[in-house]
Predicted 3D model of a 94-nucleotide RNA (Glycine riboswitch aptamer) from a Pseudomonadota bacterium. The prediction has a mean pLDDT of 77.

RNA sequence: GCACCCGCCGCGGGAGAGAAGCGGGCCGCACCCCGCCGCCGAAGGCGCAACCGGCCCCCGGAAACGCUCAGGCACAAAGGACCGCGACGGGCAG
Repeated sequence: GCACCCGCCGCGGGAGAGAAGCGGGCCGCACCCCGCCGCCGAAGGCGCAACCGGCCCCCGGAAACGCUCAGGCACAAAGGACCGCGACGGGCAG
């Protein structure tokens, strides 16, 4: 100095769901707030869960699967698993 792995940061991409559902606050509407339904899954969370590992009929790790607690469901904004690029820090063999 390079490859690989992990963490973190920056940039780019990034879906789904009520055509702004219904009633009220509230005035003409939207936004917002509350209530009632209907839905979504890709922050997070949970799972009796595919799968993987072990000292193997028990234990551990666990998904983009499942559940929807949280979050979200006009545009925009924010968020967004994951992917790509770059820098920094750490680990590790050659």